Predicted 3D model of a 1387-nucleotide RNA (small-subunit ribosomal RNA) from an uncultured bacterium.
It matches the Rfam family "Bacterial small subunit ribosomal RNA".
The RNAcentral record of the sequence draws on ENA and SILVA.
């Protein structure tokens, strides 16, 4: 100082939240000392019990008790003397009284009070003031009582009370004496803002007194009088809450004259009289509050707050009155009343904690019924001293704010524990042990103050302090560890338990929950609520702002107000500078100083920024006086205009209605329909009613203050503008209330009513359709009055003034200059537009018509919803309008702008998208997948497109992961360790469904002779093992937008910034492909290219291919010499680049056409897959984390199952026939496989096949006959010589084994199908159709799959449409991103 949080991200508005600081605090955990300082904020609720006001005997009578003496009298003793009873107030003294002074002061408390209560300043010429000080004078003589006491009461429960007798005083009343004083009159003379005041004097009237104590020093009292000083009274300026949804109060109210009260002034209170007095500068009402010094915070200005101390009121159960007094309407005093407590003999009494402890009750919550008056003060009193719950101290609670401690060094085998681990380690942690030390504090023992001015006398207190021994002993906790905020890992749990201050964590790998280890932060305390200020410029005086974020009144006039032009003169209210007052103290701040420090104290100073008085001074600013003309107004003299009202006229037009003509429809609609029409509509012609509204001009043109304002002509009237500069002289500007106007719905009375047309009706749309469309229509629209008074009344932008570059329309008006008289250029003043640059602005934008710079006046704003609601109250007939909360809710809610995604927006381009065409699915039957059922199991993934002949290149057994039974537990598989055997293995036997189990037999190799290697057994633990789980924890893989053309960076510029530019434009490309353009220049992964195959050819090479041409041989065959020409094969090459040529095109990139050429503009395939996206898909391919199981979820064996079958679905075979189906006999590939193989040729077999077997690890041999196709017969449109499924019998192969469950053959049986509804797939050329052939897996099982070749089309006009994709550009309230946001209703 600032920081979280709105977004995908920016930038701004804005709220919320947090980090700091205080607190009379209270709650968890926890707690060792000490000093200091504070401790019922709630119930001004009730209050048991002590104590808090007494003192004075030097004012007085007087003796209850108490103590002395003194006298009598008895007891005891020799006696001093001691006791005991009585007497005497003689004597210290004193209960209780008479009387003084105090008890109005100190202690409590905030209910009440919005007031001259309080604060600060005055003011009393309108006052008091006991005790204190100061100063003058006096105090002489009488008298009557009365209290205690003392007798008594035929009072009383009891507080209490009568009643008779006494006595005194500094008690209490006269007299005299009178100065001052007070009043009445009178005179002089100062003097004040008024009323009036001071001083001097003259006369009259009135009025005092108290004595005590001491001795002879006095002292304390006593009257009256003036001053002091001290404390009060009263009055008045200015200042300090809230709500106008409180706007009018007021009748003793405001004033006057007279009185009457008071210590005084006043309506304070009373007669009369007047009618006034306060109020938007908030009267009156409600609410709320004791007020300040001050505290807390805060840079400050403010904001809060008023405990404890210090000043002031108030109040003493509640409500009222006085009386005594200097002083009270009186906390521990008096009367009434009233509520409550208590006693009671029932008649009648007592009481007042808000005083100090204390109880109870309230409440989160606040303390001991202590100790002394020994300091400080108070009361008495001459003192002694007595009284003091004031005070001083102790007690109790970490309630605060200071200060101290739990110890200090060394000390690495970095131990043990404990945590965590990648198992190597690593942390707690020099921490700890252990060795050397010291000894605060508490504890023990011993001394001990100051605080007290003078001999004793300290409540605290045996306190603080010293001094001494002993012992590391007794003495660490609370809270965070996701960001914000300093500090992370383990487990547990599994949107559960919880956490949370905002934002947000938890749904199985939680640094956010609980525990643990470990860390961070403060510490005898820590956190947690609560409250206030900061932060928050978030109420903005300092210091905010209103085009869009909340926020400019719907306009204009005009009241008070607020603010004002030039020149001079006066004045000083404001202003400025001086003096002196006063602003209590204590706090704050600054020095110095005590208490070891410190926290508290002490002493100085500074500050209190304030009022109030004076001396000055006059720039401004007020205010007068006086003159100006620039501001504003008025005069003339012009022209423009839908400004306003009233009255009249005028055409087109649409319905009406009358007549003619004339016939079948009008009408309307996306397409109908209701509707009219044969009773004649629509159409058309004529003539005629009647209402309402002015085409064309017409224009970002006029006009007006705003709403508004549009045919012509007339009256009437409004305002703005030019030009002259005559005439007044600041007359301005703004405008709270207030007043008028004020679209368009609506309202009330009366006309009116052609079109139009809420409401209704009706008839389409729809799922509905109380709507959009359509047919009809009533209030309304129209006029007259008279009411609403609101709108996106907008320029979303108040009104004036004045400055600040420009460009160019356009209306009004004036000036000049050319001039061909039709304009044309220049400039001035008003008005309206459109661009633009400073400078504003969050950014869009504003930009002389500011959203600029500046100055004035108004309104308005202060998160977001409740809500412009609701209650009040005023308007209004009514609808309703104006004013306008609250409670509860949420962390947002906006605003501008970017970047993507989306739009049944927009433009451009593409893709077998569409469209044109060929064949197809979809209907049968069949195979094959999946879904669903079933089942002991029918293992398990896959799930639009991109799951479904997919994982599976092939499930009888194994495969196998499911199921049922049977078996084994260090295991079928690896490593380690002991210890036994020699194995292994092979063979036979028992017994099993088989496997596991028993038993017999036979048995290694190397030594250096110890022993090893190897193996198998047996034992123990470490482990193994899982096709268990988690693809949403993971690596790898792969799909798919998509071979779509597109995705980025550096650097540069721009923007506040997210971000733009570069990659946008204007050609072209199959392409972000190339060209030109430009704040953009350049690169990069993609595209093309380079690689394979294929098509042409040229060289080399020439066996296993091949045979032209020469021989040989043959029945026939390159079979053989030989060759290497061809054809082939495999290796190097050339060939195509828009390279040439016309034409377009921008002279480009590029395109159309030609030529040549096997092959032409990318020739044709294939590989090749950018930056991402779907939490896409796989834990069952492999690894892999974390989880689970470990005599089982793991290993093994038989047997079954993955082949089920009402059904539904994808994908395919064959078909339904003659472009065919059979026969018969002929032609023609290429690419591949072969040794546990292919298998030639031969024989048998009707065939599958079997038997035998050459050749062949292959350009040699074999599989291997190509099929469609040609030819030729047959067969005639039928469920058939089509179709071929189902079944039966007989078979044949493969393998241990074809029953669940293989392929094939024969030979018999011959189903459903006659070309397939909605829908729906694929192909653009050697393609599609179609024909057939290979291989992979495989013992055996393909209509799939992965290739091979062979005959071999048809179409493409084009881009409206339907799906995908790409560039720009709009729009947006989406950003999980239109599968989106979101509204209403129920639950």
């Nucleotide at each position: 100082a600032g920081a979280g949080u709105u977004u995908g991200a920016u930038c701004c508005u804005g709220g919320c939240u947090c980090a700091g600081g205080a607190u009379g605090a209270a709650c968890g955990c926890u707690a060792g000392c000490g000093a200091c300082a504070g401790g019922c904020u709630u119930a001004a609720c009730a209050c048991a019990u002590g104590c808090a006001a007494g003192u004075c005997g030097a004012g007085g009578g007087g003796c209850a008790g108490c103590g002395g003496a003194g006298g009598c009298a008895g007891u005891a003793g020799c006696a001093a003397u001691a006791c005991u009873g009585c007497c005497u107030g003689c004597c210290g003294g004193c209960g209780a009284c008479c009387g003084g002074c105090g008890c109005a002061c100190g202690g409590g408390u905030g209910a009440g009070u919005a007031a001259c209560a309080c604060g600060u300043a005055u003011g009393c010429a309108a006052c008091c003031u006991a005790c204190c000080c100061u100063u003058g004078u006096c105090a002489g003589g009488g008298g009557g009582a009365u209290a205690a006491g003392c007798c008594g009461g035929a009072g009383g429960a009891a507080a209490u009370c009568c009643g008779g007798u006494c006595u005194a005083a500094u008690a209490c009343c006269g007299c005299g004496u009178g100065a001052c004083a007070u009043c009445g009159g009178g005179a002089u003379u100062c003097c004040g803002c008024a009323u009036g005041g001071g001083a001097u004097u003259c006369c009259g009237a009135u009025c005092a007194a108290a004595g005590g104590a001491a001795u002879u020093a006095u002292c304390c009292g006593g009257a009256c009088a003036a001053g002091g000083a001290u404390g009060g009274g009263c009055a008045u300026g200015c200042g300090g809450c809230g709500c106008a949804u409180u706007a009018g109060c007021u009748u003793g109210u405001u004033g006057g004259c007279g009185g009457g009260g008071u210590a005084a002034c006043g309506g304070c209170c009373c007669a009369c009289c007047a009618a006034g007095g306060c109020g938007a500068c908030g009267a009156u009402g409600c609410g709320u509050a004791g007020g300040g010094g001050u505290u807390c915070u805060g840079a400050g200005a403010g904001g809060a707050a008023g405990g404890u101390c210090c000043c002031c009121c108030a109040c003493a159960c509640u409500g009222g009155u006085a009386c005594u007094g200097a002083g009270a309407c009186a906390c521990g005093g008096a009367c009434c009343a009233g509520a409550c407590u208590c006693c009671u003999a029932c008649g009648g009494g007592a009481g007042g904690c808000a005083g100090c402890a204390g109880u109870g009750g309230g409440g989160a919550a606040u303390a001991u019924u202590g100790c002394a008056c020994a300091a400080u003060g108070g009361g008495g009193g001459a003192a002694a001293c007595c009284c003091u719950g004031a005070u001083g101290c102790a007690g109790c609670a970490a309630c605060g704010c200071c200060g101290c401690g739990u110890g200090g060094g060394u000390g690495a085998a970095g131990g043990a524990g404990c945590g965590u681990u990648u198992c190597g380690g690593c942390g707690c942690g020099u921490a700890a042990a252990g060795c050397c030390c010291u000894g605060u504090c508490a504890g023990c023992g011993g001394g001990g103050a100051a605080g007290a001015a003078g001999a004793a006398a300290g409540a605290c207190g045996g306190c603080a302090c010293c001094c001494g021994a002993c012992c590391a002993a007794g003495a660490a906790g609370c809270c965070c560890c996701g960001g914000c905020u300093a500090a992370c890992u383990a487990c547990g749990u599994g949107c559960c338990a919880g956490c949370a201050g905002c934002c947000g964590c938890g749904g199985u790998a939680a640094u956010a929950c609980g525990u643990a280890g470990g860390g961070g932060g403060c510490g005898a305390g820590c956190g947690u609520u609560a409250u206030c200020c900061g932060g928050a410029a978030u109420u903005a005086c300092u210091g905010g702002g209103u085009g869009u974020a909340a926020a400019g009144g719907g306009a204009g006039c005009g009241u008070a107000g607020a603010c004002g032009g030039c020149g001079a003169g006066g004045u000083a209210a404001g202003c400025c500078u001086g003096a002196a007052g006063u602003g209590g103290a204590a706090g704050c701040c600054c020095g110095c100083g005590g208490c070891c420090c410190a926290a508290c104290c002490g002493c100085g100073g500074a500050a209190c920024u304030g009022c109030a008085u004076u001396g000055g001074g006059a720039a401004c600013u007020g205010u007068u006086u006086u003159g100006c003309u620039g501001g504003a107004g008025u005069a003339u003299g012009g022209g423009a205009g839908g400004g306003g009202u009233a009255a009249g006229c005028g055409g087109a037009a649409u319905u009406c209605c009358u007549g003619g003509u004339g016939u079948a429809g009008c009408g309307g609609u996306g397409a109908a329909a209701u509707g009219c029409g044969u009773a004649g509509a629509u159409a058309u012609c004529a003539g005629g009613a009647g209402g309402a509204a002015c085409a064309c001009c017409g224009g970002u043109g006029g006009c007006g203050a705003a709403g508004g304002c549009g045919g012509c002509u007339u009256a009437c009237u409004g305002g703005a503008c030019c030009a002259u500069a005559a005439c007044u002289g600041a007359c301005g500007u703004u405008g709270a209330g207030g007043c008028u106007c004020g679209a368009a719905a609506g309202c009330g009375u009366g006309g009116g009513g052609a079109g139009c047309g809420a409401a209704c009706a009706g008839g389409a749309u729809u799922a509905g359709a109380u709507a959009c469309c359509c047919u009809g229509g009533u209030a309304g629209u129209c006029c007259a009055c008279g009411c609403c008074g609101u709108a996106a009344a907008c320029g979303a932008u108040g009104a004036u003034u004045a400055c600040u570059a420009g460009g160019u329309g356009u209306c009004g008006g004036g000036g000049g200059g050319c001039c061909a008289a039709g304009g044309u250029c220049c400039u001035c003043c008003g008005g309206u537009g459109c661009c633009g640059g400073c400078g504003c602005a969050a950014a869009c934008g504003c930009a002389u018509u500011a959203a600029g710079u500046a100055a004035u006046c108004c309104a308005c704003c202060u998160g977001g919803g409740g809500a412009g609601u609701a209650c009040g109250u005023u308007c209004g007939c009514a609808a309703g309008a104006a004013u306008g909360a609250a409670a509860c809710u949420c962390a947002a809610a906006g605003g501008a702008a970017u970047u993507g995604a989306c739009g049944g927006g927009g433009a451009c381009c593409u893709g077998c998208a569409c469209a044109a065409g060929c064949g197809g699915u979809g209907g049968a039957g069949c195979a094959u997948g999946u879904g669903g059922u079933u089942u002991a199991a029918u293992u398990c993934g896959a799930a639009g497109c991109a799951a479904c002949g997919c994982g599976a290149a092939g499930a009888a057994c194994c495969u196998u992961a499911c199921c049922u039974g049977g078996u084994c537990u260090u295991g079928a598989c690896a490593u380690c360790c002991g210890g036994a055997c020699g194995c292994c293995g092979u063979a036979u036997g028992g017994g099993c469904a088989a496997a596991g189990c028993c038993a017999u037999a036979u048995u290694u190799c190397c030594u250096u002779c110890g022993g090893g290697a190897c193996g198998u057994c047996c034992g123990a633990g470490a482990c193994a093992g899982g096709u268990g789980g988690u693809g949403c924890a993971u690596g790898g893989u792969u799909g798919u937008c998509g071979u779509c053309a597109g995705c980025u960076c550096g650097u540069g510029u721009c923007g506040u910034g997210a971000g733009a530019u570069g990659u946008u434009g204007g050609g072209u490309u199959a392409a972000g492909u190339c060209c030109c353009g430009c704040a953009a220049c350049g690169a990069g992964c993609g595209c093309a290219a380079c690689c394979c195959c294929u098509g042409u050819u040229u060289c080399c090479a020439g066996u296993a291919g091949c045979c032209a041409g020469c021989a040989u041989a043959u029945a026939a065959a390159g079979a053989u010499g030989g060759g290497c020409a061809c054809u082939c094969u495999g290796g190097a090459g050339a060939g195509a680049c828009u390279g040439c040529c016309c034409g377009g095109g921008a002279u480009a990139a590029c395109c159309g056409g030609g030529a040549g050429g096997a092959a032409g503009g990318c020739g044709g395939g294939g590989a090749u897959g950018a930056c991402g996206u779907c939490a896409a898909a796989u834990c069952a391919u492999c690894a892999u984390g974390c989880c689970c199981c470990u005599u089982a979820u793991g290993a093994u064996c038989a047997g079954g199952g993955c082949u089920a079958c009402a059904c539904a679905c994808g994908u395919g075979c064959u078909a339904c026939a003659a472009u065919g189906g059979c026969g018969u006999a002929a032609a023609c590939a290429a690419a591949g496989g072969g040794a546990a193989g292919c298998g030639a040729g031969a024989c048998g077999g009707u065939g599958a096949c079997g038997u035998u077997g050459a050749g062949c690890a292959a350009a040699u041999c074999c599989c291997a006959g190509a099929a469609a196709u040609a030819a030729c017969g047959u067969c005639c449109c039928a469920g058939u010589u089509c179709g071929g499924a189902u079944u039966g019998u007989a078979g044949u192969c493969u393998g241990c084994a074809a029953c669940c469950c293989g392929a094939c053959u024969a030979c018999a049986u011959g189903a459903a199908g006659c070309u397939g509804g909605a829908a729906u797939c694929g192909c653009u050329a050697g393609u599609a159709a179609u024909c057939g052939c290979g291989a992979a897996u495989c013992a055996g099982a393909a209509u799939g799959u992965c290739g091979c070749g062979g005959u071999g089309a048809a179409u493409a006009c084009g881009u409206u449409c339907c799906c995908g994709g790409g560039u720009c550009u709009u729009g947006c309230a989406c950003a999980c991103a239109c599968c989106g946001c979101c509204c209403g209703u129920c639950a």